Predicted 3D model of a 73-nucleotide RNA (transfer RNA) from a Bacilli bacterium. Rfam family: tRNA. About the family: Transfer RNA (tRNA) molecules are approximately 80 nucleotides in length. The coordinates come from a structure-prediction model, not an experiment, and the mean pLDDT is 81. It was read from a public genome assembly.
């Protein structure tokens, strides 16, 4: 150069066929408890890597670019 894979919450990932974005650990608050720890109940937090295009509607489909991995020359 070229092709192909990842990119979603503070980390690990899920959503794949277009229809209000979710789980787990963490983190907050309250309950238990002499304390911690556990354990139980509520909470908070996302311009889905940017950028554009399709579409009534895009985290999905198309193009371009950023990163980061593989193969190939």
């Nucleotide at each position: 150069g070229a092709u192909c894979c990842a990119u979603u919450a503070g980390c690990u990932c899920a959503g794949c066929c277009g229809g209000u974005a979710g789980a787990g650990c963490a983190c907050u608050u309250g309950a238990c408890u002499u304390u911690u720890a556990a354990u139980c109940a509520a909470g908070g937090g996302g311009u889905c890597a940017g950028g554009a295009g399709u579409u009534c509607a895009a985290a999905u489909c198309u193009c371009c670019u950023a990163u980061g991995g593989a193969u190939c020359a």